Overview
The part of an RNA shown here (small-subunit ribosomal RNA, 5' domain) has 519 nucleotides and comes from a metagenome.

[in-house]
Context: one part of a larger RNA
RNA sequence: GGACGAACGCUGGCGGCGUGCUUAACACAUGCAAGUCAACGAUGCUUAUGUAGCAAUAUGUAAGUAGAGUGGCGCACGGGUGAGUAACGCGUAUGUAAUCUACCUUUGGCUCCGGGACAACACCUCUAACGAGAUGCUAAUACCGGAUGAUGCAGCGGCACCGCAUGGUGACAGUUGUUAAAGCUUCGGCGGCCAUAGAUGAGCAUGCGUUUGAUUAGGUAGUUGGUAAGGUAACGGCUUACCAAGCCUUCGAUCAAUAGCUGGUCUGAGAGGAUGAUCAGCCACACUGGGACUGAGACACGGCCCAGACUCCUACGGGAGGCAGCAGUGAGGAAUAUUGCGCAAUGGACGAAAGUCUGACGCAGCAACGCCGCGUGCGGGAUGAAGGCCCUUUGGGACGUAAACCGCUGUAGAAGGGGAAAAAUAUCCACCUCGGGUGGAUUGAUGGUACCCUUAAAGUAAGCCUUGGCUAACUACGUGCCAGCAGCCGCGGUAAUACGUAGGAGGCAAGCGUUGUCC
Numbered sequence: 001g002g003a004c005g006a007a008c009g010c011u012g013g014c015g016g017c018g019u020g021c022u023u024a025a026c027a028c029a030u031g032c033a034a035g036u037c038a039a040c041g042a043u044g045c046u047u048a049u050g051u052a053g054c055a056a057u058a059u060g061u062a063a064g065u066a067g068a069g070u071g072g073c074g075c076a077c078g079g080g081u082g083a084g085u086a087a088c089g090c091g092u093a094u095g096u097a098a099u100c101u102a103c104c105u106u107u108g109g110c111u112c113c114g115g116g117a118c119a120a121c122a123c124c125u126c127u128a129a130c131g132a133g134a135u136g137c138u139a140a141u142a143c144c145g146g147a148u149g150a151u152g153c154a155g156c157g158g159c160a161c162c163g164c165a166u167g168g169u170g171a172c173a174g175u176u177g178u179u180a181a182a183g184c185u186u187c188g189g190c191g192g193c194c195a196u197a198g199a200u201g202a203g204c205a206u207g208c209g210u211u212u213g214a215u216u217a218g219g220u221a222g223u224u225g226g227u228a229a230g231g232u233a234a235c236g237g238c239u240u241a242c243c244a245a246g247c248c249u250u251c252g253a254u255c256a257a258u259a260g261c262u263g264g265u266c267u268g269a270g271a272g273g274a275u276g277a278u279c280a281g282c283c284a285c286a287c288u289g290g291g292a293c294u295g296a297g298a299c300a301c302g303g304c305c306c307a308g309a310c311u312c313c314u315a316c317g318g319g320a321g322g323c324a325g326c327a328g329u330g331a332g333g334a335a336u337a338u339u340g341c342g343c344a345a346u347g348g349a350c351g352a353a354a355g356u357c358u359g360a361c362g363c364a365g366c367a368a369c370g371c372c373g374c375g376u377g378c379g380g381g382a383u384g385a386a387g388g389c390c391c392u393u394u395g396g397g398a399c400g401u402a403a404a405c406c407g408c409u410g411u412a413g414a415a416g417g418g419g420a421a422a423a424a425u426a427u428c429c430a431c432c433u434c435g436g437g438u439g440g441a442u443u444g445a446u447g448g449u450a451c452c453c454u455u456a457a458a459g460u461a462a463g464c465c466u467u468g469g470c471u472a473a474c475u476a477c478g479u480g481c482c483a484g485c486a487g488c489c490g491c492g493g494u495a496a497u498a499c500g501u502a503g504g505a506g507g508c509a510a511g512c513g514u515u516g517u518c519c
Stems, first nucleotide, its partner, number of pairs: 001519004006515005013374006019367002021332001026330003030327003035073003039070002043066010080285003089210008099202002104198002107195005112146004121136002124133003152178005157172001159170004183190002211257003218248003223245008260282004264275004287308005310321004338364001340363003346360001347358004377408004390397002412460001414455005422446001426442007463508005468489003474503005484491002
């Protein structure tokens, strides 16, 4: 000198764009953050209507609507945090002839015949509650049995081609065994099953790189390898039995300490050094520890089970909970924001769609926390005015064109008027040459905001630090080694340009200084 997620002191006009718990991965009141649906049967309500009835009402049909239940898809994404981790965790380059992949796309086939339940519901019982149980009824794209079926899968057999050792690929009109399905519909369509190739996403393996300590020198028994079996989507001591005695290590094993890694960021001419907030990629975690279930995918933040600590409810028998989601509270701290608006846009889940949900996201609020921009007037004006303050050699000097005064302008702010883009490739309607095209219409949280025009009016807007040298800027008074200053050298003991005050001056400016950290 530069930089900062900064803090502190004094001061503070506006706007744009960013950023905002670095500490206790401390504990959390309250609300919200993941639902949705042309599969299914029942129910409530509204409207219309039929039947019975004098009526109340009962019952049937149709349409609309609401909210539980079965079922499907989603909940493994998105969002948070950095505790752990020195590791194939990350980065980079490869391999998978050792693998899986829902939804989506391609291609080829298929979608046959039956069956029995369980919720909801009704009713009963137990319980303080959470909830649990018995009996009875019912549907399905829920569940089950059978059929069919190859190019799938598995076994056996030989053939051809290829390769990287284990091997891989292909056709066998070889053979044996084996695995499927579901319907709904406004009749337009939407689905279901098997195989196939792709896309996407993931798993696993390997080379190289990845902090400090030797005042840590030996470490290791599933340990290292083999055989067999099991297990996995898949290779593998991944697991088990048996056999052998290996394996790592001064090119630093093991142990200890520290730490998420990277793209990047800061600095520097560069080499390098430091760092890893925001944004993006990967990883890990979700009160602490362990475990599996479901599923294409989890060993699952707002799922389940067990144990523990803590908090809450309790009729003392027993139950409930997990903000490192968005707000918000307490605590800690030098220190870090609103219990806001909206799904209009972008993106996501479900749905054929309308649409519903979305604290992702888009916006607004707070904070000079940062960067950038603008303003606090401009021109003229010397009697170098008066008064005050300051200095003085008492003549004067300086503040100073500064003011007054004259003229001008109108940014920001105020008042009034107008007023967006972000939104059409979405959706609806009409037409056509109909999975498409053309035309028309609808939809804005931000927001009556940005922006534009008009009006009045210089009116509402400057501080902070320094002034001995380094280092730009000096005098007076007070104080008298006191009070104090100080980054270093050093000032202060009676003429202090170094302390305090005043005036002047210098620097920067809505900021200025101090402290901390890095280069």
The prediction has a mean pLDDT of 80.